Predicted 3D model of a 1659-nucleotide part of an RNA (large-subunit ribosomal RNA, half A) from Lactobacillus jensenii. Model confidence (mean pLDDT): 85 of 100.

Context: one part of a larger RNA
């Protein structure tokens, strides 16, 4: 280390609860709000924050019921308190009731700002009132336009329902799509209501019908519409529920008023009158009565809104507890349900069944009132709805999509009639029937439920149920619309541990309380993963999907059974799932555990079962009655009973036909209605998943561009124009020097940008870092306020950018869009079982029918198959070459070429040319056939074996197939290719060979056996069986990988040659001569080349087959003879080897070892071998059988069909159960299996069995979801950067505190300040978390403190841009634009300095000096009726008021030097040097470099009235000055003040703290500040309003220098602020706007290095 067991943590899942949800029923209700709602903000207790109650009269007041002992909310505690004078507490009236919010005096960033007016007060303040719009009234005003006034009213809210209008999509269906669909839906506005719309016939229909409307049942998925596709889809009539009908206009008449053409006409009230078999005015006759009512409401009943009475129990055991078990009772109009220390009719609270309201609303009956109501006759005459109906063009609704379209309604255009009339009745016309339009009101019955009562559940129990069971629409996320969690339990009762030890603490031990502490606050139960600790057994030569089969050994000791735990060793043996032809795949998917997680449900059709009743079945809506039920009525309606036929229509028949004929479809009879189940349609329809369409918001805090208002650029450098001026011209032009400062100019830091190239890439950072680079006076950067918004905007143009996302932004909604696609779909067992084909398809990875499968039912025969047989039918294979092509050889030879002859016309004559056609002889064919097998196929009163095949119904699945053999094609007679045919296995099949290997060979596994036989296949070893037998071969490790092509390899059969007249080979000799033939050649003598190659002696010997030589020689060889003595050569055939034979991690071409057989042939015997065959015992399907039993069967995706198991409720029945239920945890037991008992242990209150009934019912997978926990791994990391020493605190220090000492910024890593932050600032005290270590410390975490203003900022003062807007325009609506005002800085106005102080505020508080602005009081003066002081406009005017760029030049801050102090100390004196300091504001007075700058009088015009004012024409006069306006600065005073280097106590710490207090001249450098946008110069020509000056309209009697006194409101003010407090998810190398910025070097704000200050980076 491994398995196992025993104890533990961590985890939180199981059980069990329930204070929360879901779905419903009944009743009651259906609005609140200018008398201020809804929703909020800030307050309110003696006590810190929340929730809830409340409002400055604030945990609350008044008053009247109730009730009747406590009480002071949730919440404990502590302190002061109420309470029988009746409290708290509940109901019913009131009262108060901040600020916001329609918000309404004005404004505004909601919860704040800033007012008018009256009244009261001394003041501070109180208290009223004051928006806008409609209508009516008045009043005013020439009629108006319009004002003022007074009274009504409205607005806004919600309940995310439910009504009515207005406008109105898309996805998606139509398997594409564009009419249609989705749908008038979804949104989006308006407007109500408790309901709402709708309504009392110009109806519906065809019965001489009915008689508003709604709503339900039905008619009916019918009539019908419809790219007659997809779909869409009535109405009459029937039967229910409700029931209710009316009222105006007009003719007529009166009154009153006008008006005029003088008899009318208009207005306005009152009468009258209201309908279709026409009514009614009018005439005329008659009645004063009936009768309804939806008005009103005396009164009385009843309800609601607080209550109230309420029967009936003890003992005893067990126990912490009795409600449980016993015994013996008792109530019941009450055994609904909670509760109480465990199951309670009799304890407690209710409950049945009664009773009850000062007060305040509602029903209901309802007296008088009030409203309204009526006949008859008559037919002259008026009246009964007009830009209407109606037609015509374009739309839209009507189920109806222009159609043949009625009807209805709207835009535009035309246009009746008027009772002798007009309208409808599906174009249109007649008849005829029905009704009366162009005015109106009207309950029920019907839709819905946010809240209120009381209740219900075969709904949920904490991953369930609301997003919320808990302080939840919170906590977090977002800019914003908007998105959106987790998270429940001690116990009965806190009896929440007092005390003690150990630790700083945390947190353990002990004691105590409890039935129980292993219920201890991280708390019931407490699984798993997963982290230990501790033992039995195993484990250091051992190759392992880990497990199964065998097996000793050692340990133990049970649900008593061939037990349980390990396991040496040995056999076999590549994981799930899921997608495929096919996966151990190296193809998906899963890191592990636990919990959640997918074929439902409604209604419709169809088939099976099951029941009911049957020529019949059956109810629906609704009613009666009830307990949401079961029951009883309800026959409309619906199927069924009769069919043919386009249809009239006929009818067991009928169509078709001339037909009586034939044919066709019928006729013989069962159905229906309820349930279950199986499929389908219509719905989201098995579950999860798009990109994407649209529609309504929400976004310019980022970017982009515009707009409006500010700001911002060290420094150096070049020298345009132009100007003087000198040359030079007739005058120019031109030159040259000087000035001059121009410029999308130069170098280059701040700033801005992003080329390059390095790091970084689980970054320091979701775009940065280094070290170059680019622009830096300009089409530049920058802030602040602000426009443009998605079918859009912006874009110096990149599809760029629009909040880390842009070929169309985000958030909600249609929405569960669609997905022929991919992935996932839970629990056992039997039975039976496919397809990967065919035709068709915008069809090929879908589908549809047909084929194969399964299940039921029928029929009835032996149809079906296999083989034999007989009978047919064919055009393959082979064959042929008769026909179609093709083709080789020859023979003949027309014909055509050459050659020749010619008389060059015709013609002849030849031919290694060439040749049709014939002939012979060879040859070939998927699209040849004189011919033709074998297999097929058809068929049979046939034989013989087999049990299948038919109909006709529910349900599938399957359409991607794959290899092997044989036939074919394509293709290279290539492929693991591809395509057809045919078999066969695989697919969907396991065992056994083939080492391993889906498709090969063998064979189809029901279970069990420690049985036998056997195929394929093998029998040395691995590894069962033979080292079998017999007879060859092979020597090559051939076996055990190969080809042309080679080789005296070796057998075996043959043919041909030599050969005892001596072969072959092998010794021995010979191997001569003419000659060194010629020829060439220095030389060539057999042998460099050339030519000829003859002849001689032999037994034989070439003018030579090689070696050699300079040539020669020299060896040889052919050819001979001698030894030897029996076979030697050659040429094909054949087996069986050999060579051809090189590849990559490692032998690697037998599985290995190894083999000479254990290779190969051949020919036999024996073994061995599988889940095959037998053998015996189960088990189960179907068939047969009366049974007994017998026979046959039982691999198996997809798929059918059938039995059953377990989960959660529910109903009867039946039982456990504190003596201990569910869970949990363990165990050796039962069951074919899913599962099921029992025992122990935890646990501590519930649960089970029977039959049956309902489902949210079964997990191992979906890159599932939520939760835990591992792995990786004590592994990268600790985010730019210097610290040491020594002291101190402290339990404990590298990190904290002092302290030296060494370092780092120092145009910043230093000071101010603005946005943003919201306390983080200061002290005290803490040590779980955060801090990337640590911690005694902190931007942490608790307490307590801190922020003081006329003057600083904003307000009360002005305006930019843009907002917002009375009136006005515009537009379904919602709203949009916009003048006048108003509101808005980032801009103009506008009054304060010095120095001190605190732990923490300072231009604020203090000291000391000012300065506004207003009143008072005094008071010089000036005025008091016009000859007028003073004051002054919401008018007029000045004026406020403006760019850039450059250059002199004035002053000042700052700095620096000398020079003065003072210090340089600790023992003294000196001296050099070195340290430090050498300052001072506002105000007020005065000096002043500078800059600007004509003026006056006359008279005219303008200035909405005026006007002296101010603009400006015209005369005239005047001066280059003086005045006037600006002005930084000095100096003086402020200041005998303040500070101030230093020294420095009391009383060693506090303290460098009180105090005390020295110099305070000069020079020199010089700003980017200021004078000042003065000034020159350019061209891009560069805010507005106010305050303030005037000037008059007006206003009017007192005004008022100066002086003194008094008053000055609201916010903001800490702190950080280039950063640890803001933006960037961080204590983040990045981002921020503006000011000040010191020395040495430098041109410089660059660099280096230091001042002051800061600071050493949290390992």
């Nucleotide at each position: 280390g491994g398995c196992g067991c025993a104890c533990g943590g961590u985890g939180a899942a199981u059980g069990c609860c329930u204070g929360g949800g879901c779905a419903c029923u009944a009743g009651a209700a259906g609005c609140c709000g200018a008398a201020g709602a809804a929703g909020g903000a800030c307050g309110u207790g003696a006590c810190g924050a929340a929730c809830c109650a409340c409002g400055a009269a604030a945990g609350g007041c008044u008053a009247c019921g109730g009730a009747g002992a406590g009480c002071c909310g949730u919440a404990a505690g502590u302190a002061a308190g109420c309470u029988a004078a009746g409290a708290c507490c509940c109901g019913u009236a009131g009262a108060u009731a901040u600020c916001c919010g329609a918000a309404u005096g004005g404004g505004g960033g909601a919860a704040c700002c800033c007012g008018g007016u009256g009244c009261a007060g001394a003041g501070a303040u109180g208290c009223a009132u004051c928006a806008u719009u409609a209508a009516a009234u008045a009043c005013u005003g020439u009629u108006a336009a319009g004002g003022u006034a007074u009274u009504u009213a409205a607005a806004g809210g919600a309940a995310g329902a439910c009504g009515c209008a207005g406008u109105g999509a898309a996805c998606u269906g139509a398997a594409a799509c564009a009419u249609c669909u989705a749908a008038g839906u979804a949104g989006c506005u308006g407007c109500a209501g408790g309901a709402a719309g709708a309504g009392a016939a110009a109806g519906a229909a065809a019965a001489a019908u009915c008689g508003a409307u709604u709503u339900c049942c039905u008619a009916a998925g019918u009539a019908g519409c419809g790219g007659c596709g997809a779909g869409c889809g009535a109405a009459a009539g029937g039967g229910a529920a409700a029931g209710a009908g009316c009222c105006c206009a007009a003719a007529c008449c009166a009154g009153u008023g006008a008006a005029u053409u003088u008899a009318u006409u208009c207005a306005u009230u009152g009468g009258g009158g209201u309908u279709g078999u026409a009514g009614g005015a009018c005439u005329a006759c008659g009645a004063u009565a009936u009768g309804a009512g939806a008005c009103a409401g005396a009164g009385a009943g009843g309800u609601a809104u607080a209550g109230u009475u309420g029967a009936a129990g003890u003992c005893u055991u067990u126990g912490g507890g009795a409600a449980a078990a016993g015994a013996c009772g008792c109530c019941a109009g009450a055994g609904a349900g909670g509760g109480u220390g465990a199951g309670a009719g009799c304890c407690c609270c209710g409950u049945a069944a009664g009773c009850g309201a000062a007060a305040u609303a509602g029903c209901u009956c309802g007296a008088a009132g009030c409203u309204c109501u009526a006949g008859u006759a008559g037919g002259a005459u008026c009246c009964u709805g007009a830009g209407u109906a109606g037609g015509c063009c374009g739309g839209g609704a009507c189920a109806c999509g222009a159609g043949g379209a009625a009807u209805c309604c709207c835009g535009g255009u035309u246009g009746a009639a008027g009772c002798a009339g007009c309208g409808a009745g599906g174009a249109c016309c007649a008849u005829c029937u029905c009704g009366c339009a162009a005015g109106g009101c009207u309950a029920a019955a019907u839709a819905c439920u946010a809240a209120c009562u009381a209740g219900u559940g075969a709904c949920c129990g904490a991953u369930a149920g609301u997003g919320a069971a808990c302080c939840a629409g919170u906590a977090c996320c977002g800019u914003g619309a908007g998105g959106g969690a987790a998270a429940g339990g001690u116990g009965a009762a806190a009896a929440g541990a007092a005390c003690c030890c150990c630790g700083g603490a945390a947190g353990g031990g002990g004691a105590g309380u409890g039935a129980a502490a292993g219920a201890g606050a991280a708390c019931c139960u407490g699984a798993a993963a997963c982290c230990g600790u501790g033992u039995g057994c195993c484990u250091a030569c051992a190759a392992g999907u880990a497990g199964u089969c065998a097996a000793a050994g050692c340990a133990c000791a049970u649900u008593a059974a061939a037990g349980u735990g390990u396991a040496a060793u040995g056999g076999c043996g590549u994981g799930c799932c899921u997608u495929u032809u096919g996966u151990a795949g190296a193809a998906u998917g899963a890191a592990c555990c636990g919990g959640c997680g997918a074929g439902u449900u409604a209604c419709g059709u169809u088939a099976a079962g099951u029941a009911g009743c049957g020529a019949g079945g059956u109810u629906a809506a609704g009613a009666c009655a009830g307990a949401a039920a079961a029951g009883u009525c309800g026959g409309a309606g619906c199927c069924g009973c009769a069919g043919c036929g386009a249809a009239a229509g006929c009818g067991a028949g009928u169509c078709u036909g001339a037909a009586u004929a034939g044919g066709g479809c019928g006729a013989g009879c069962a159905g229906u209605u309820a349930c279950u189940u199986g499929a389908c349609g219509u719905a989201g329809a098995c579950c999860c998943g798009a990109a994407a369409c649209c529609a309504a918001g929400u976004g310019a805090c980022c970017u982009a561009c515009c707009c409006a208002u500010g700001u911002c650029c060290a420094g150096g450098u070049u020298g345009a124009a132009g100007g003087c001026u000198a040359g030079g011209u007739a005058a120019a032009a031109c030159u040259g020097g000087c000035u001059g400062g121009a410029g999308g100019a130069c170098c280059g830091a701040a700033c801005c940008c992003a080329c390059g190239u390095a790091a970084g890439u689980u970054a320091a950072a979701a775009a940065u870092u280094g070290c170059g680079g680019g622009g830096a006076u300009g089409a530049g950067g920058u802030g602040u306020g602000g426009g443009u918004a998605g079918c859009g905007g912006u874009g110096a143009a990149a599809u760029u950018c629009c909040a880390a996302a842009c070929g169309a932004a985000c958030u909600u909604g249609g929405a569960g869009a669609u997905a022929g696609c991919u992935g996932g779909u839970u629990c056992u067992c039997u039975c039976c079982g496919a397809a990967a084909u065919a035709g068709c398809u915008u069809u090929a990875g879908g589908g549809c029918u047909a084929g194969c499968c399964u299940c039921g039912c029928g029929a009835g025969a032996g149809a079906g198959g296999a083989u034999a047989a007989u009978g047919g039918a064919g055009g393959u294979a082979g064959a042929g070459c008769a026909c179609u092509g093709u083709u080789u050889g020859g023979a003949c030879u027309a014909g055509g070429g050459g050659c020749c002859c010619g008389u060059c016309a015709g013609g002849g004559g030849u031919u290694a040319c060439u040749g049709a056609a014939u002939c012979c002889a060879g040859a070939u064919a998927a699209a040849c056939u004189c011919c033709g097998a074998a297999u097929u196929c058809c068929a049979u009163a046939u034989a013989u074996c087999u049990a299948u095949a038919c109909g006709c119904g529910g349900g599938a699945g399957u359409c991607a197939g794959a290899c092997u053999g044989c036939g074919a094609g394509u293709g290279a007679u290539a492929a693991g290719a591809u395509c057809c045919g045919u078999a066969g296995u695989c697919g969907a099949a396991a065992g056994g060979g083939a080492a391993a290997c889906a498709g090969c060979c063998c064979a189809g596994a029901u279970c069990a056996c420690c049985a036998g036989u056997u195929a394929a296949g093998g029998u040395c070893c691995c590894c069962a069986a033979a080292u079998c037998u017999a007879u060859g071969c092979u020597a090559a490790g051939u076996g055990g990988a190969a080809a042309a092509g080679g080789a005296u390899g070796u057998g075996g059969a043959g043919u041909u040659g030599c050969g005892u007249a001596g072969a072959c080979a092998a010794c021995u000799a010979g191997g001569a001569c003419g000659u060194u033939g010629g020829c060439u050649u220095a030389g060539a003598a057999g042998c460099a080349g050339c030519c000829a190659u003859c002849a001689u002696u032999c037994a034989a010997a070439g003018a030579g087959u090689g070696c050699g030589u300079a040539a020669u020689a020299g060896c040889u060889c052919a050819c001979u003879a001698g030894u030897c003595g029996a076979g030697u050569g050659g040429c094909g055939c054949u087996g069986c080897g050999c060579c051809g034979a090189a590849a990559a991690u490692u032998u690697a071409c037998c599985g290995g070892g190894g083999c000479u057989a254990a290779g190969c042939a051949u020919a036999g015997u024996a073994c061995c071998g599988a889940a095959a065959c037998u053998g015996u015992g189960g088990a189960u399907g179907u068939g047969c059988g009366a049974a007994a039993g017998c026979a046959c069967g039982u691999g198996g995706u997809a798929g059918g069909a059938g039995a059953g198991c377990g989960u959660u409720c529910u109903a009867a029945g039946u039982g456990c159960g504190g003596u201990g239920a569910a869970g949990u945890c363990u165990a050796a037991u039962c069951g074919a299996g899913a599962g099921g008992a029992u025992a122990g242990a935890u646990g501590g209150a519930g649960c089970g069995c029977u039959u049956a009934g309902a489902a949210g019912u079964g997990a191992g997978a979906a890159u599932g979801c939520c939760g835990g926990u591992a792995u990786g791994a004590g592994u990268a990391g600790c985010g730019a950067a210097a610290g040491a020493u020594a002291g101190g605190u402290g339990a404990g220090a590298a990190u904290c505190c002092u302290a030296u000492c060494c370092g780092c910024c120092g145009a910043a890593a230093g000071a101010c300040u603005a946005a943003g932050g919201u306390u983080u600032c200061c002290u005290g005290g803490g040590g779980c978390a955060g801090g990337c270590u640590c911690g005694u410390c902190c931007g942490c975490c608790c307490a307590g403190g801190g922020u003081a203003a006329g003057u600083c900022g904003g307000g009360a003062c002005c305006u930019a841009a843009g907002g917002u807007a009375a009136g006005g325009c515009c537009g379904a609506g919602a709203g949009g634009c916009g003048u006048a005002g108003c509101c808005g800085a980032u801009g103009g106005a506008c009054a304060a300095c010095a120095g001190g102080u605190u732990g923490a505020g300072a231009u604020u508080c203090c000291u000391g000096u000012a300065c506004u602005a207003a009143u008072a009081u005094u008071a010089a003066u000036c005025g008091u009726u016009a000859a007028g002081a003073g004051c002054a406009a919401u008018g007029g005017a000045g004026g406020g008021a403006c760019g850039c760029a450059g250059u002199a030049g004035g002053c000042u801050a700052a700095u620096g030097g000398c020079g003065c102090a003072u210090g340089u100390a600790a023992c003294u004196g000196g001296a050099a040097u070195c340290a430090u300091g050498u300052g001072u504001a506002a105000g007020c007075g005065u000096c002043a470099a500078g800059g600007c700058u004509u003026g006056a009088a006359g008279u005219g015009a303008g200035u909405c009235a005026a006007a002296u004012g101010c603009u400006u024409g015209c005369u005239u006069c005047u001066a280059a000055a003086a005045g006037g306006c600006u002005g930084a600065g000095g100096c003086g005073u402020g200041a005998u003040g303040c500070g101030g280097a230093g020294c420095g106590a009391a009383a060693u710490a506090a303290a460098g703290u009180a105090g005390c207090g020295a110099a305070g001249g000069u020079c020199a450098u010089g700003a980017u500040g200021u004078c000042a946008c003065a000034c020159u110069g350019c061209c891009g020509a560069g805010a507005a309003a106010a305050g303030c000056u005037u000037c008059u309209a007006g206003c009017c009697a007192g005004a008022g220098a100066g002086a003194u006194a008094u008053u000055a409101c609201c916010c903001g003010u800490a702190c950080c602020g280039c950063a640890a407090a803001c933006c960037g998810a961080c204590a983040c190398a990045g981002g921020u706007a503006g000011u000040c910025g010191a020395g040495g070097a430098g041109a410089g704000a660059a660099u280096c290095c230091u001042c002051a200050g800061g600071u050493g980076a949290g390992c």

Rfam family: Bacterial large subunit ribosomal RNA.